The part of an RNA shown here (large-subunit ribosomal RNA, domain I) has 529 nucleotides and comes from an activated sludge metagenome.
The RNAcentral record of the full RNA draws on SILVA.
The prediction has a mean pLDDT of 81.

[in-house]
Context: one part of a larger RNA
RNA sequence: CCAGUCGGGGGAUGGCUCGGCUCAAGCGCUGAUGAAGGACGUGCCAAGCUGCGAUAAGCCCUGGCGAGGUGCAUGGAACCUUUGAACCAGGGAUUUCCUAAUGGGACAUCUUAGCGAAAGCUGAUCUGUCGAGAUCGGGAACGCCCCGGAUUGAAACAUCUUAGUAGGGGCAGGAGAAGAAAUCAACCGAGAUGCCGUCAGUAACGGCGAGUGAACGCGGCACAGCCUAAACCGAAUCCCUUCGGGGAGAUGUGGAGUUAUAAGCUGGGUUGUAUGAUUGGCGACGGAAUACGAACUGGCCUGGAACGGCCGACCUUAGAGUGUGAUAGUCACGUAGUAGUAACGGAGCCGAUCUUGACCUAAGUCUUGAGUACCGUGAGUCGGAUAUCUCGCGGGAAUUUGGGAGUCACCAACUUCCAAGGCUAAAUACGUCUUGAGACCGAUAGUGUAGUAGUAGGGUGACCGAAAGCUGAAAAGCACCCCAAAUAGGGAGGUGCAAAGAGCCUGAAAUCGGCUGGCGAUAGUGCGU
Numbered sequence: 001c002c003a004g005u006c007g008g009g010g011g012a013u014g015g016c017u018c019g020g021c022u023c024a025a026g027c028g029c030u031g032a033u034g035a036a037g038g039a040c041g042u043g044c045c046a047a048g049c050u051g052c053g054a055u056a057a058g059c060c061c062u063g064g065c066g067a068g069g070u071g072c073a074u075g076g077a078a079c080c081u082u083u084g085a086a087c088c089a090g091g092g093a094u095u096u097c098c099u100a101a102u103g104g105g106a107c108a109u110c111u112u113a114g115c116g117a118a119a120g121c122u123g124a125u126c127u128g129u130c131g132a133g134a135u136c137g138g139g140a141a142c143g144c145c146c147c148g149g150a151u152u153g154a155a156a157c158a159u160c161u162u163a164g165u166a167g168g169g170g171c172a173g174g175a176g177a178a179g180a181a182a183u184c185a186a187c188c189g190a191g192a193u194g195c196c197g198u199c200a201g202u203a204a205c206g207g208c209g210a211g212u213g214a215a216c217g218c219g220g221c222a223c224a225g226c227c228u229a230a231a232c233c234g235a236a237u238c239c240c241u242u243c244g245g246g247g248a249g250a251u252g253u254g255g256a257g258u259u260a261u262a263a264g265c266u267g268g269g270u271u272g273u274a275u276g277a278u279u280g281g282c283g284a285c286g287g288a289a290u291a292c293g294a295a296c297u298g299g300c301c302u303g304g305a306a307c308g309g310c311c312g313a314c315c316u317u318a319g320a321g322u323g324u325g326a327u328a329g330u331c332a333c334g335u336a337g338u339a340g341u342a343a344c345g346g347a348g349c350c351g352a353u354c355u356u357g358a359c360c361u362a363a364g365u366c367u368u369g370a371g372u373a374c375c376g377u378g379a380g381u382c383g384g385a386u387a388u389c390u391c392g393c394g395g396g397a398a399u400u401u402g403g404g405a406g407u408c409a410c411c412a413a414c415u416u417c418c419a420a421g422g423c424u425a426a427a428u429a430c431g432u433c434u435u436g437a438g439a440c441c442g443a444u445a446g447u448g449u450a451g452u453a454g455u456a457g458g459g460u461g462a463c464c465g466a467a468a469g470c471u472g473a474a475a476a477g478c479a480c481c482c483c484a485a486a487u488a489g490g491g492a493g494g495u496g497c498a499a500a501g502a503g504c505c506u507g508a509a510a511u512c513g514g515c516u517g518g519c520g521a522u523a524g525u526g527c528g529u
Stems, first nucleotide, its partner, number of pairs: 001518008014505001015470002019441002021438006027431002029138002037098003040053003044076002048072002059092006068080003103112003113122003123136005142173001143171005153160001157207001183190002194221005204212002225423003228369001232255002236253001237248004260400001262368003265364002267361005276354007285345002290339003296312001297328001298311004313330002315319001321333003374395007402418005457464002477504001481491003
């Protein structure tokens, strides 16, 4: 040096999975009755996690279950429990300190007052008929409003684009926003809004460059409509109460009334309870823990073990799945299918109180939302082009014989609607949460996290941020003896199917060593031909 072999080291690979990821369905707010989130405590022994709060791994009640139990978590000790514990479900009690934090003051979770016998009360802002009431903070994404970049693209760059995006602020809800035509359409008609598909990369915008980019209509999902101001009437109304009374209200409580083929008001007539609000009872059904739930532990063989092989049976509205000493329809838990109920919800039914709708007709000195509509001008924005929407400034109407719109302006005709007040479920968005599923991953993957993970650790800070899974069926986790540098390690021995011996399944490679064989400096290896 080569070959073989036996080991060390290392932790790949295979197998496994208490974790993730994605989708679907359900469900969806919380807080001064003190939240979300923390700090500090709390156990017989108690560092961490979990639970809980000086009643502190817990207290009380109700229901379920039925023999064990005192969390992860072994061990020792001491206890509880058929007078029903532990555990599961529901309801209640307690719930330190900080925190919107709220008696004052601080800033980590402390300190210090007044009144009161004690419990306790004492924050700010707003409303108030002075009795009282409301708001504040939090929430994963989703929503609306306000503010609002740049990189980038245009092959440079300035209008433009990125984009009303990222980001910042405010506010709301289980959804939010929008919403019952001063809308569209086109001479035919439709009939609130939202969402999906199409219309359509079309009309249009655009250094007409790069690019941007609708609507009508059609097909679907889901469907729901209402209330005021005014005219007219004029206290007929409302709040508190010790039921005696007191107060609000003519700057109008209350009634009436709400639209375009105009309607309402005032007057006359016809019809007759179909609507809505509040509230009481019954109540199918839904609804927690839970309960019942078929059929081999048959023979022989292998094996440590039968759930395997051969042979023979049985159940099936159950041959989903998991576990059990290997692969189990018939062993266990379950599964199909049934049963069941508290809180709570609740179709529907039966009442009580209040409310009233539809239509016809005649007349008119009545009413129908003003710095509004509209015009000019300057900006922002939009596909909106002269013809989107909004804002600033200046001007500024009409009143039913009225007014707006119909994509340049004006005129006429025609069509269509009634602004300048307000509310409104569903179809839609999202996923903190619950449940289910998967031709998703299988420990360098899948979440950053399958273990005390936003932990250990780093940074003044904002913030950054890991590694780390597997003995065995069962601890049966190696008694006793020996060596010894003496809790190590080794020998011998025992357990076990197997040492698989706890840095423990399998145990690759790089890499390190022992042994055996070959070669024997003229050899061997390497390089070259």